[in-house]
The part of an RNA shown here (small-subunit ribosomal RNA, 5' domain) has 524 nucleotides and comes from an uncultured prokaryote.
It matches the Rfam family "Bacterial small subunit ribosomal RNA". Rfam links the family to the GO terms structural constituent of ribosome and ribosome.
The coordinates come from a structure-prediction model, not an experiment, and the mean pLDDT is 82.

Context: one part of a larger RNA
RNA sequence: GAAUGAACGCUGGCGGCGUGCUUAACACAUGCAAGUCGAACGAUGAAGCCUAGCUUGCUAGGUGGAUUAGUGGCGCACGGGUGAGUAAUAUAUAGGUAACGUGCCUCUUAGUCUGGGAUAGCCAUUGGAAACGAUGAUUAAUACUGGAUACUCCUUCUCAUUAUAAUUUGAGUUGGGAAAGUUUUUCGCUAAGAGAUCGGCCUAUUUCCCAUCAGGUAGUUGGUAGUGUAAGAGACUACCAAGCCUAUGACGGGUAGCUGGUCUGAGAGGAUGAUCAGCCACACUGGGACUGAGACACGGCCCAGACUCCUACGGGAGGCAGCAGUGGGGAAUAUUGGACAAUGGGCGAAAGCCUGAUCCAGCAAUACCGCGUGUGUGAAGAAGGCCUGUGGGUUGUAAAGCACUUUCAAUUGGGAGGAAUACCUGCUGAGAUAAUAUCAGGCAGAUUGACAUUACCUUUAGAAGAAGCACCGGCUAACUCCGUGCCAGCAGCCGCGGUAAUACGGAGGGUGCAAGCGUUAAUC
Numbered sequence: 001g002a003a004u005g006a007a008c009g010c011u012g013g014c015g016g017c018g019u020g021c022u023u024a025a026c027a028c029a030u031g032c033a034a035g036u037c038g039a040a041c042g043a044u045g046a047a048g049c050c051u052a053g054c055u056u057g058c059u060a061g062g063u064g065g066a067u068u069a070g071u072g073g074c075g076c077a078c079g080g081g082u083g084a085g086u087a088a089u090a091u092a093u094a095g096g097u098a099a100c101g102u103g104c105c106u107c108u109u110a111g112u113c114u115g116g117g118a119u120a121g122c123c124a125u126u127g128g129a130a131a132c133g134a135u136g137a138u139u140a141a142u143a144c145u146g147g148a149u150a151c152u153c154c155u156u157c158u159c160a161u162u163a164u165a166a167u168u169u170g171a172g173u174u175g176g177g178a179a180a181g182u183u184u185u186u187c188g189c190u191a192a193g194a195g196a197u198c199g200g201c202c203u204a205u206u207u208c209c210c211a212u213c214a215g216g217u218a219g220u221u222g223g224u225a226g227u228g229u230a231a232g233a234g235a236c237u238a239c240c241a242a243g244c245c246u247a248u249g250a251c252g253g254g255u256a257g258c259u260g261g262u263c264u265g266a267g268a269g270g271a272u273g274a275u276c277a278g279c280c281a282c283a284c285u286g287g288g289a290c291u292g293a294g295a296c297a298c299g300g301c302c303c304a305g306a307c308u309c310c311u312a313c314g315g316g317a318g319g320c321a322g323c324a325g326u327g328g329g330g331a332a333u334a335u336u337g338g339a340c341a342a343u344g345g346g347c348g349a350a351a352g353c354c355u356g357a358u359c360c361a362g363c364a365a366u367a368c369c370g371c372g373u374g375u376g377u378g379a380a381g382a383a384g385g386c387c388u389g390u391g392g393g394u395u396g397u398a399a400a401g402c403a404c405u406u407u408c409a410a411u412u413g414g415g416a417g418g419a420a421u422a423c424c425u426g427c428u429g430a431g432a433u434a435a436u437a438u439c440a441g442g443c444a445g446a447u448u449g450a451c452a453u454u455a456c457c458u459u460u461a462g463a464a465g466a467a468g469c470a471c472c473g474g475c476u477a478a479c480u481c482c483g484u485g486c487c488a489g490c491a492g493c494c495g496c497g498g499u500a501a502u503a504c505g506g507a508g509g510g511u512g513c514a515a516g517c518g519u520u521a522a523u524c
Base pairs, nucleotide, nucleotide: 001524002523004521006520007519008518009517010516013371014370015369016368018366019364020363021329026327027326028325030324031323032322035074036073037072040071041070043068048063049062050061051060052059053058054057081282082281083280090207092205093204094203095202096201097200100199101198105195106194107193108192109191110190111189112188113147114146115145116144123136124135125134126133127132153176154175157172158171159170160169181187208254209253210252215245216244217243220242221241222240223239224238225237226236227235257279258278259277260276261272262271263270264269284305285304286303287302288301307318308317309316310315335361337360338359339358343357344355345354346353347352374404375403376402377401384395385394386393387392408465410460413457414456418451424445425444426443427442428441431439432438468513469512470511471510472509473494474493475492479508480507481506482505483504489496490495
């Protein structure tokens, strides 16, 4: 000098745009953060409408379909948070997978036949303080399940293929394996092949300190046979052999998420890893599996532990490192806000619903950038202050006065864009369809804004509402007086202060930066 996720002191007008628990991965009151589908299913059956009876506002029947607890499907493995662990099961870069998987999506081929028994809900009885159940009767499905069919799929065996990586490819053969409907279209379901996407595994190189850590290792190193997995493998098991790593630092200890980047520097390098983006790991602590295309699963389950809460003492409930918020710790870090209008995500045929993702607003000079706090004129060089050699000098064109301007703030009225290729309605519609329903396509119209009293423009009034902080001995730009008297104090270094202190404290003056200025901390 630069720079900071900064803090502290003094001061503080406006706007734009970022950022905001670096400490206790400490404990958490309260609310919200993952639902959705009635066009899968039984059940429930509001309003409205129609009919009949009459007691003229009721009853009965029909239509209608709002509503939703339950079964079922998809999602909940994304998105959001944190950095405890991890020095290599990680990251980064480059490869391999002839050793693998992949829901939703796209394309291709073929199919979607025929049966069955349950169960939740509901009802009845009943246990429990509660959480939550138990028994009986009864019911549906795109829930579950038997059979049929299926060259290509899996599987057994046989034959051929002979170099491309042969653990290959092709042909045959034994056994095995599908389906779900809905109202037509649509949308679905099943099998097989291909793609896309997303992953799993492997290899090489790479990544801090300590040798006052020098030897480490028995599933250890390799082989054979198996088990296991989507898949290779001591990953695991049995048997056999005795290997394997190591001063090119094994093993041990400490510290640490890694990277793109960020800061600094002419560079080389050094330091760092907040925000944003990619990867990894974790979800009260430890362990485990289930479901599923995908988890060993933050707002799922089970077990153990610590802690907190409820209890009728028999037993139960919980997990903010989601968004706000509270206590605590700390020098220190914000609102228990608005909206799904946009972007994106989940479900749905759609309307739509959900979304503390997100978009916005609030708080903080916390960082950066921009603007303002007036402009011109004005010498009687006013008054006052300070200094003085008492003549004057300086503050100082500074003020007053005169003439102007009105940014920003205040006030009046207007007013884009973020909104459409979305969605809805109407018309059309020879492409689909048996079809004038309907759908694809085309045209027109209407509708949708949290922010928001938006940006921006405009009206009115008046210099009106808006300057501080540090320093002035040298380094280092800026000097005098008074007070103090090695005291009180200053100080980054050198050093000032013991009676004329430009170094302490105050004043006048000056210098520097400026809505900031200084100090402290750590970095280059």